Transfer RNA from Chroomonas placoidea, 71 nucleotides, folded computationally. Its mean pLDDT, the model's own confidence on a scale to 100, is 83. The source organism's lineage runs through Eukaryota, Cryptophyceae, Pyrenomonadales, Chroomonadaceae and Chroomonas. The RNAcentral record of the sequence draws on ENA. It matches the Rfam family "tRNA". By type it is a transfer RNA.

[in-house]
This record gives sequence, structure tokens and C1' cells, in this order.
RNA sequence: GCGAAUAUAAAUUAAUGGUAAAUUAUUUGCCUUCCAAGCUAAGGAUGUGAGUUCGAAUCUCACUAUUCGCA
Repeated sequence: GCGAAUAUAAAUUAAUGGUAAAUUAUUUGCCUUCCAAGCUAAGGAUGUGAGUUCGAAUCUCACUAUUCGCA
């Protein structure tokens, strides 16, 4: 330099173009003499920018980051 893949919550993963879900973690409350365990509730996310569409996490393009391959 060329090509390919991936990017969603603090972490790990879901999501036929139609309300972004779950587990762990964090916090609140309950339970307990206390702690742990258990139960309950809350907060927190679609890498960035455009395009297509009534509607985009999803389709298209560019960029960024990471990984892999070729040279």
C1' cells in the first nucleotide's frame, strides 16, 4: 500500500427495517442480631458523519479504532 472482519450499558452477549432485551457488576429497599445468600426496584448503551426509507442497531457510502491476510 491492497483486501477482509468486527464496533450495542462498566463487562459478556441478544435484537425479521417497526417500543433497544438479558446476565453479571453498581446503587436503593426488603429479609437477617450482623454479613453472605435470596427477593424487589432504579440508573446506565447502538464507534463518528452522511445517504435510502413513513420508519435504520439492522441497508448503502465515507471516516475512525481493533484484528486477520497478502505484498